[in-house]
């Protein structure tokens, strides 16, 4: 890069530098000079490996990953209710996306 699986409504911030973005994409929202994004340093969480036992709704933090907001919300179908429509509203599923374990 890509392929299979599973999980995404829990959970975790501070400090220094830097300076206009930033939240994967589009739309919507919203974060942001009261300094967001990003890099560092310490801290912390515990998802999936792994490790410990008294095997649990359990411990630890060794290795990937995370510490704004449900994956921030929708986007393709689907069926339900309201409504004269236009259109809202919630609900299931798929797509995309991230993340881990394993493989090519």
């Nucleotide at each position: 890069u890509u392929c299979u699986u599973a999980u995404c409504g829990a959970g975790a911030g501070c400090g220094a530098c830097c300076g206009a973005g930033g939240g994967a994409c589009u739309g919507g929202c919203c974060c942001u000079u009261u300094g967001a994004c990003g890099u560092c340093g310490c801290g912390g969480c515990a998802a999936c490996c792994u490790c410990c036992c008294u095997u649990g709704a359990g411990g630890a933090a060794g290795g990937u990953g995370c510490c704004a907001a449900a994956u921030c919300c929708a986007g393709c179908g689907g069926a339900a209710u309201c409504g004269a429509a236009a259109g809202a509203u919630g609900c299931c599923g798929a797509a995309a996306g991230a993340u881990a374990a394993g493989g090519a």